[in-house]
Molecule: Bacterial RNase P class A
Organism: Terricaulis sp.
RNA sequence: CCAGUCGGCCGGACGGCCGCGGCUGCAAGCUCGAAAGGGCGCAGUCGAGGAAAGUCCGGGCUCCACGCGGAUACGGCGGCGGGUAACGCCCGCCGAAGGUAACUUCAGGGAUAGCGCCACAGAGAACAAACCGCCGAUGGCUUCGCAAGAAGCACAGGCAAGGCUGAAACGGUGGGGUAAGAGCCCACCGCGCCGACCGUAAGGAAGGCGGCACGGCAAGCCCCGCCGGGAGCAAGACCGAAUAGGAAUGCGAGGCCCUGCGAAGGGUACGGCCCAUCCGUGGGAGCGCAUUCGGGUAGGUCGCGAGAACCAUGCGGCGACGCAUGGUCCAGAGGAAUGGUCGUCGCCGCGCAAGCGGACACAGAACCCGGCUUACAGGCCGGCUGGCAUU
Numbered sequence: 001c002c003a004g005u006c007g008g009c010c011g012g013a014c015g016g017c018c019g020c021g022g023c024u025g026c027a028a029g030c031u032c033g034a035a036a037g038g039g040c041g042c043a044g045u046c047g048a049g050g051a052a053a054g055u056c057c058g059g060g061c062u063c064c065a066c067g068c069g070g071a072u073a074c075g076g077c078g079g080c081g082g083g084u085a086a087c088g089c090c091c092g093c094c095g096a097a098g099g100u101a102a103c104u105u106c107a108g109g110g111a112u113a114g115c116g117c118c119a120c121a122g123a124g125a126a127c128a129a130a131c132c133g134c135c136g137a138u139g140g141c142u143u144c145g146c147a148a149g150a151a152g153c154a155c156a157g158g159c160a161a162g163g164c165u166g167a168a169a170c171g172g173u174g175g176g177g178u179a180a181g182a183g184c185c186c187a188c189c190g191c192g193c194c195g196a197c198c199g200u201a202a203g204g205a206a207g208g209c210g211g212c213a214c215g216g217c218a219a220g221c222c223c224c225g226c227c228g229g230g231a232g233c234a235a236g237a238c239c240g241a242a243u244a245g246g247a248a249u250g251c252g253a254g255g256c257c258c259u260g261c262g263a264a265g266g267g268u269a270c271g272g273c274c275c276a277u278c279c280g281u282g283g284g285a286g287c288g289c290a291u292u293c294g295g296g297u298a299g300g301u302c303g304c305g306a307g308a309a310c311c312a313u314g315c316g317g318c319g320a321c322g323c324a325u326g327g328u329c330c331a332g333a334g335g336a337a338u339g340g341u342c343g344u345c346g347c348c349g350c351g352c353a354a355g356c357g358g359a360c361a362c363a364g365a366a367c368c369c370g371g372c373u374u375a376c377a378g379g380c381c382g383g384c385u386g387g388c389a390u391u
Stems, first nucleotide, its partner, number of pairs: 001387010012345007020047007029040004049362001053373002056371005061232004074228005079093005094108001095106004109223002114221002116217003131163002133159003138156002140153005171189006190212001191210004197204002236302004246293007255268005273284004307329001309328008346360001347358004
């Protein structure tokens, strides 16, 4: 210098003017209100993100359910050790696969507990098989030969090396061996079993033994181990009208028609809803009015941000992370605020240049926190690997 790989960070900057939302304060003024206080106004201060997103995991918080323990069902997770409030997250390590390497990926327990499946192709797919092929030792047949025997055929039979199919065909290479072959025998490699020793563990492994047997799939059922009550801030708590229901207490009127301001009188039906009573009248029910109480609704307040917080330094740890000390306060409402504009610079496009143009990625809080995943113009920094060149 080129190519690659891994990680971290930023994601327009500064200033002027105008505006919006929260909180705090306010001499005077305007305004609403009986007041307390509120509104306008003025000043100060704070005001989106690395993902605020998807709502996929794990928690806090709240309500409901729940004696305790176990089992079963269902769902989730799954190498080992550690971190954490917890996790399906993170760190370190192990194993397997890929890559020259840095590094990346893994739904990474169990296939001698059992069941099931292995399409198509192919002769054959799990107690392996024999289509093409190889052989003719043994038996058979034919020919030759006096005979021993030789040659031929490929019928019985032997073989599994080579070909073929497939994702996968029951070890590989070389040599010996044989009629042809074959772990049939041997060497090396592979594989299986045991394993000194190392490691907390997953696991690694010197060495020894065994001719080789035991295919794959558990993102099929299943088995093993571990974890798991339900619903969610529209959770939930408090205050609480108007109107209409409900409850208690008190008071009131007693059908209808006519006269009268009213008290009352007259007419008519009837004995006024029930009970008691000879009557007067008393009690109750119902109705009306008033007062009080209670539940819910509208509405309001809280929940609601000083926390598993952030920053700096030091210490421990390979690391995730932890501890100590010091400092900081950092949106919170409603569905609604978090902006506009100008200048300088940055960025992008065009242009040789002067300059001109673009307003500039993804997106955007709503109970909160830890993760994961997804989106993202452009840019910065660092570790490591390979190649080339030079010294």